[in-house]
RNA sequence: GCCUAGGUAGUUUAGUGGUAAAACAAACCCUUGGUAAGGGUUAGAGCGAGGGUUCAAUUCCCUCCCUAGGCU
Numbered sequence: 001g002c003c004u005a006g007g008u009a010g011u012u013u014a015g016u017g018g019u020a021a022a023a024c025a026a027a028c029c030c031u032u033g034g035u036a037a038g039g040g041u042u043a044g045a046g047c048g049a050g051g052g053u054u055c056a057a058u059u060c061c062c063u064c065c066c067u068a069g070g071c072u
Base pairs, nucleotide, nucleotide: 001071002070003069004068005067006066007065010024011023012022013021018055026042027041028040029039030038048064049063050062051061052060
C1' cells in the first nucleotide's frame, strides 16, 4: 500500500429504513439474626466522526478515524 470483518449502555452482544433490545454490572425494595444466593422495581446508550440519498438513517452510499485478521 491492498483486501476482509468490526466500532451500539460500565462490560458482552442483538437489532439492519419508521423514536434501540437483552444478559451481567449499578441504585432502591422484599426476603435473613446477619451475609451470600434468590425475587421485584428503576435508571442508564441515539448507535466511531463528517457529509449525501430519503418524508424518515444505527440501518443505504461516500470520505476519514480506530480495532482485529490476511496479502505483498

The RNA shown here (transfer RNA) has 72 nucleotides and comes from Candidatus Woesebacteria bacterium RIFCSPHIGHO2_01_FULL_39_23.
NCBI's taxonomy places the organism under Bacteria, Bacteria candidate phyla, Candidatus Woeseibacteriota.
Rfam family: tRNA. By type it is a transfer RNA. From the family's description: Transfer RNA (tRNA) molecules are approximately 80 nucleotides in length.